[in-house]
RNA sequence: GCCGGUGUAGCUCAGCGGAAGAGCGUCUUCCUUACAAGAAGAGGGCCGGGGGUUCGAAACCCUCCGCCGGCA
Repeated sequence: GCCGGUGUAGCUCAGCGGAAGAGCGUCUUCCUUACAAGAAGAGGGCCGGGGGUUCGAAACCCUCCGCCGGCA
């Protein structure tokens, strides 16, 4: 330099164009003398940046950036 994959919550990952979810973690309450386990609930995201298409974009298109792999 070329090609492909990937980027979504603190972490690991889902998410056929109708607008964002799970598990774990965190916080609160219950339970316990207390801790753990268990139960109930809560908070946490401008979906890597910018632009475009569309009535509507995390998703489709373009372009940058980060990471991984392959070729040279």
The RNA shown here (transfer RNA) has 72 nucleotides and comes from a Candidatus Limnocylindrales bacterium. Its mean pLDDT, the model's own confidence on a scale to 100, is 83. Its Rfam family is "tRNA". RNAcentral records the identical sequence in 2 taxa.